Notes: Small-subunit ribosomal RNA, central domain from Candidatus Harrisonbacteria bacterium CG10_big_fil_rev_8_21_14_0_10_49_15, 352 nucleotides, folded computationally.
[in-house]
Context: one part of a larger RNA
RNA sequence: UUGGGCGUAAAGCGUGCGCAGGUGGUUUGAUGCGUCUUGUGUUAAAUCCUAUUGCCUAACAAUAGGGCUGCAUGGGAUACGGUCAAACUAGAGGAUGUGAGAGGCUACUGGAACUCACGGUGUAGGGGUGAAAUCCGUUGAUAUCGUGGGGAACACCAAAGGCGAAGGCAGGUAGCUGGCACAUUUCCUGACACUCAUUGCACGAAAGCUAGGGUCGCGAAUGGGAUUAGAUACCCCAGUAGUCCUAGCCGUAAACGAUGCCAACUAGGUGUUUCGAGUAUCGACCCUCGGAGUGCCGUAGCUAACGCGUUAAGUUGGCCGCCUGGGAAGUACGGCCGCAAGGCUAAAACUC
Numbered sequence: 001u002u003g004g005g006c007g008u009a010a011a012g013c014g015u016g017c018g019c020a021g022g023u024g025g026u027u028u029g030a031u032g033c034g035u036c037u038u039g040u041g042u043u044a045a046a047u048c049c050u051a052u053u054g055c056c057u058a059a060c061a062a063u064a065g066g067g068c069u070g071c072a073u074g075g076g077a078u079a080c081g082g083u084c085a086a087a088c089u090a091g092a093g094g095a096u097g098u099g100a101g102a103g104g105c106u107a108c109u110g111g112a113a114c115u116c117a118c119g120g121u122g123u124a125g126g127g128g129u130g131a132a133a134u135c136c137g138u139u140g141a142u143a144u145c146g147u148g149g150g151g152a153a154c155a156c157c158a159a160a161g162g163c164g165a166a167g168g169c170a171g172g173u174a175g176c177u178g179g180c181a182c183a184u185u186u187c188c189u190g191a192c193a194c195u196c197a198u199u200g201c202a203c204g205a206a207a208g209c210u211a212g213g214g215u216c217g218c219g220a221a222u223g224g225g226a227u228u229a230g231a232u233a234c235c236c237c238a239g240u241a242g243u244c245c246u247a248g249c250c251g252u253a254a255a256c257g258a259u260g261c262c263a264a265c266u267a268g269g270u271g272u273u274u275c276g277a278g279u280a281u282c283g284a285c286c287c288u289c290g291g292a293g294u295g296c297c298g299u300a301g302c303u304a305a306c307g308c309g310u311u312a313a314g315u316u317g318g319c320c321g322c323c324u325g326g327g328a329a330g331u332a333c334g335g336c337c338g339c340a341a342g343g344c345u346a347a348a349a350c351u352c
Stems, first nucleotide, its partner, number of pairs: 004323003007306002012320001014203004021195003025088007033081002035077008048066007091192001092189004096183004103177007110154001114150008125136002162169002208249006217243002222238004260319006268297011301308002325352003334345004
């Protein structure tokens, strides 16, 4: 390479947008490029296949026929693909109306808790643990009441709930702003689509980095107290960086549904969120049906099993990514990126 695979055995890029490339709805006409068919020329000989013949046989050789891989050119076919032209509306998009939402950004603001300061009451303990001790406290702690300050996080609502491409998003209000769903089949555009590389751009938890601010609580490091044979730990008392904000980097995670995206098809049952139609009603519920999402159970089928099962891991098509025994190793070297930490790309010797 062929073939086979990628939920858990090796294997889906963390996520999106998207250039090249690949693929592409319905109808008609043209063309005849691909495609198919036929003729001619050529494709040296040998080799290959078939038949016959010659060496005693075979190998080998000779003769005849065929074949091989194409290439060029002439004639023909036009279903499919391509190209050109015209048209369509089922894909896609837009308009109009309605709707839900912790989607994002900015500003303002609220209460509980905690902590600090001051003041009142009050007196000998408090705290902590398996038990203790370090620690705090007669310069008055702990407890309790009041006043003021501070920073961080938002109980209940809360849910198998909602939104977002993913990371992720939760007190309240206002402003700005992105996406999504539905609609009696109302209107418009008319294939404008899908996927996307060693290419490119953007986003991307936590930790970490740079500069400036902030620092209540928590808390790597660190110090002390215990435990222990030891205890660079687990437990306790403290506590720096950090955690928070602004601006900029980093670009990684069990970035997980360990499951790429798009489209079509293939039993049902039962919750829930949301939109619509019908029915009902004074109105709102209820009920029936349809759409979009989100869960559970399950048929066929699939699967090594576990399990998956219209939200597929079923049946198919299009495009991309990735895998090929374990270790060495996601390492070395080189290149690119980064302030650094390091990241991306990515082997081999050797060994089992």
Its mean pLDDT, the model's own confidence on a scale to 100, is 85.
Its Rfam family is "Bacterial small subunit ribosomal RNA".